[in-house]
């Protein structure tokens, strides 16, 4: 330089055009309970990489950038 695949809470990951919120594990916070920690068990707070298209409606489909993994040269 050409291709190809990926990007969602802190991390890990679910979704493949509409619904009721973007759900689950893990991790932080608070409460319960414990003599204290941990486990439990209830509650909170937290994400759609940027920018355009398409559509009535985009996390999703198109485009183009950035990031990152591979493959050839």
């Nucleotide at each position: 330089g050409c291709c190809c695949c990926c990007a969602u809470c802190g991390u890990c990951u679910a979704g493949u055009g509409g619904c009721c919120a973007a759900g689950g594990a893990u991790g932080c916070c608070g409460g319960c309970u414990u003599c204290u920690c941990g486990a439990g068990c209830c509650g909170g707070a937290g994400a759609c990489c940027g920018g355009g298209g398409u559509u009535c409606g985009a996390a999703u489909c198109c485009c183009c950038g950035u990031g990152g993994g591979g493959g050839c040269a």
Transfer RNA from a Candidatus Aenigmatarchaeota archaeon, 73 nucleotides, folded computationally. It matches the Rfam family "tRNA". About the family: Transfer RNA (tRNA) molecules are approximately 80 nucleotides in length. Its family is annotated with triplet codon-amino acid adaptor activity in the Gene Ontology. The RNAcentral record of the sequence draws on ENA. Model confidence (mean pLDDT): 80 of 100.